[in-house]
RNA sequence: CUUGAUAAAGGCAAACCCGACGAAAGGCGGGGACGCAAAGCCACGGGUCUAAAGCUGUUAACAGCUAUGACAGCCGGGUUGCCGGGG
Numbered sequence: 001c002u003u004g005a006u007a008a009a010g011g012c013a014a015a016c017c018c019g020a021c022g023a024a025a026g027g028c029g030g031g032g033a034c035g036c037a038a039a040g041c042c043a044c045g046g047g048u049c050u051a052a053a054g055c056u057g058u059u060a061a062c063a064g065c066u067a068u069g070a071c072a073g074c075c076g077g078g079u080u081g082c083c084g085g086g087g
Base pairs, nucleotide, nucleotide: 001086002085003084004083011036012035016031017030018029019028021026034073040079041078042077044076045075046074047071048070049069054065055064056063057062
């Protein structure tokens, strides 16, 4: 530099359940394993989810719009790295 067939040291942990946080999406802790060779980290590009506050519909109810919220286990990009194979 390249690669993930086998193996070892190990690592992470979907759904679901419990607890507490949040308006929600979702995150955190415990249990649990569908999977993962970056399922480590970064919202930079695309995408997706949510809509408390704000705006619009005269007002209420309700509906629509909007990220400043969220997802790194949607894709791409950046960055760091364990073990084995090859060069």